[in-house]
Context: one part of a larger RNA
RNA sequence: AGCACAAGGAGAAUGCCUUGGCACCAGGAGCCGAAGAAGGACGCGACAAGCUGCGAUAAGCUGCGGGGAGGCGCAAAUAGCCGUAAUAUCCGCAGAUAUCCGAAUGGGGAAACCCUGUACAGGAAAUCUGUACAACUGUUAUCUGAAUACAUAGGGUAACAGAGGGAACCCGCCGAACUGAAACAUCUAAGUAGGCGGAGGAAAAGAAAUCAACCGAGAUUUCGCGAGUAGUGGCGAGCGAAAGCGAAAGAGGCCAAACCCAAAGUAGCAAUAUUUUGGGGGUAAGGACUGCGACGUGUGAGAGAGGUCAUAGGAGAAUGAGGUGGGAAACUCAACCGAAGAAAGUGAGAGUCUUGUACCUGAAAUGACCGAUUAAGCUAGCAGUAUCCGGAGUACCUGCGGACACGAGAAAUCCGCAGGGAACAUGGGGGGACCACCCUCCAAGCCUAAAUACUACCUGGUGACCGAUAGUGGAGCAGUACUGUGAAGGAAAGGUGAAAAGAACCCCGGGAGGGGAGUGAAAAAGAACCUGAAACCUUGUGUUU
Repeated sequence: AGCACAAGGAGAAUGCCUUGGCACCAGGAGCCGAAGAAGGACGCGACAAGCUGCGAUAAGCUGCGGGGAGGCGCAAAUAGCCGUAAUAUCCGCAGAUAUCCGAAUGGGGAAACCCUGUACAGGAAAUCUGUACAACUGUUAUCUGAAUACAUAGGGUAACAGAGGGAACCCGCCGAACUGAAACAUCUAAGUAGGCGGAGGAAAAGAAAUCAACCGAGAUUUCGCGAGUAGUGGCGAGCGAAAGCGAAAGAGGCCAAACCCAAAGUAGCAAUAUUUUGGGGGUAAGGACUGCGACGUGUGAGAGAGGUCAUAGGAGAAUGAGGUGGGAAACUCAACCGAAGAAAGUGAGAGUCUUGUACCUGAAAUGACCGAUUAAGCUAGCAGUAUCCGGAGUACCUGCGGACACGAGAAAUCCGCAGGGAACAUGGGGGGACCACCCUCCAAGCCUAAAUACUACCUGGUGACCGAUAGUGGAGCAGUACUGUGAAGGAAAGGUGAAAAGAACCCCGGGAGGGGAGUGAAAAAGAACCUGAAACCUUGUGUUU
């Protein structure tokens, strides 16, 4: 020095555990903000560094409920207090307070700081203190008011609104590339990612100028089928409908105009004509208008007795003994309850020990929903068809783009820009070029619940989901430490024991550490603490050279 065995050290794997995650289901809730948000800074404790809570009324104040013996957060200890029967801590509801920064809004600013004006109050006064107000934009009203006569622009004042934040879902505008096509340019990826704007609890869409096919349907939305069909496509890669059928849900309304009335203006001496505004009327089963007829029936923002639910809670059955053991819930023997044998905890494995569970039950206050009843307002038909009305720089055409499953194609339909530019219900649009016949609908105005999408947030539940290199990046004070000028990147780190009973006292040592003693079932559980593999190191014995 090698090998073998044994004992130890070091090390952290493994096993077991779970405070934390992950996914989903059901219900709720779906916004917050100038009445100052989200997010922060700085403070507040007897002692107080951090976290939590709170805000100069500062781990809290008030009221009303709940609760019932213990409390003064995590968090031990000391000191000092509060409370035990009308009462604390604690829980719920409603209030008060709520520094400074932050949209941040009196001005400034290198956020949490600096500086100011006006009014009022305090004060003898101050360059003092306190309180309130003082940003900008829009709308409305009103007062003013240039060049410039009337006016207008502009200015002042008041009220109201806006501003910023937010996980996804939604609508609109702008809009890639990698990639695929086995290269690549049309095409694809994809109207995706990303940027911007806007809204709501949903959004958007929506009551046919729609489809259909000579039969008919009857707003929109979503799902299943139709169907990977018809099509489209360097007819490549790919893209990819609709009608119809079956379901979910179900709801329809209001203007403009004709016509009537009123007011004001303009032209005119006036009659009158005309314009504007307001009211009535009216909405396509067209209407106005004319005639006849009805006064009832529906609808109904709102109010609302009462009820249900949520936000604290209450009540809630039934087991003992024996031995083993540190410990009984395991075992043995003998019982009981069950509308409760879900589950968790308790010194091992508990229906009957604790918390719960089943079934019941509860609210002063706030919120949500339902709601008897009530109620302003609104609300009709039949016939006639001469006249009047029925959304114009619109429809449509041309050019160029875009959207439609549809890449310019035979290319309808829809949208945008530019140029041109109708008809007027005896009219107009559509039925995939276009024309005719036929059918169908009525554009150029507006609103509309439900079925649908999503989950930052709250509650309950589930798992052939993870179990500390897993599961969130994060089970521990983590978006921390740390890195970076910055945008940004981003960890490691769980387990004594049933209970601290966390080792008094003695000995060696400066200490660290160790040896006794003691605790404990165990200390080879001693805080570098469950189990404690291997690499690696040491010692001993054997053996080989």
This is a predicted structure of a 545-nucleotide part of an RNA (large-subunit ribosomal RNA, domain I) from a Eubacteriales bacterium. Lineage of the source: Bacteria > Bacillati > Bacillota > Clostridia > Eubacteriales. Rfam family: Bacterial large subunit ribosomal RNA. Its family is annotated with ribosome and structural constituent of ribosome in the Gene Ontology. The RNAcentral record of the full RNA draws on ENA. Its mean pLDDT, the model's own confidence on a scale to 100, is 85.